[in-house]
RNA sequence: GUCCCUGUAGCUUAAUGGAUAAAGUAGAAACCUCCGGAGUUUCAGAUGCAGGUUCGAUUCCUGCCAGGGGCA
Numbered sequence: 001g002u003c004c005c006u007g008u009a010g011c012u013u014a015a016u017g018g019a020u021a022a023a024g025u026a027g028a029a030a031c032c033u034c035c036g037g038a039g040u041u042u043c044a045g046a047u048g049c050a051g052g053u054u055c056g057a058u059u060c061c062u063g064c065c066a067g068g069g070g071c072a
Base pairs, nucleotide, nucleotide: 001071002070003069004068005067006066007065010025011024012023013022018055027043028042029041030040031039048064049063050062051061052060
């Protein structure tokens, strides 16, 4: 330089055009306890960025960014 793959919550994964983006773990609070842990309930937390297509985009298209891989 060129081609391919990936990018969703602190971390690990779902959702593949349609309702409020779902869970595990981690975090916070309450209950419980002498304290802690465990347990129960609740809360907060995310679509890499910018455009395009569409009535509607996490999903499809383009460019950019970041990571990984192949060739040179």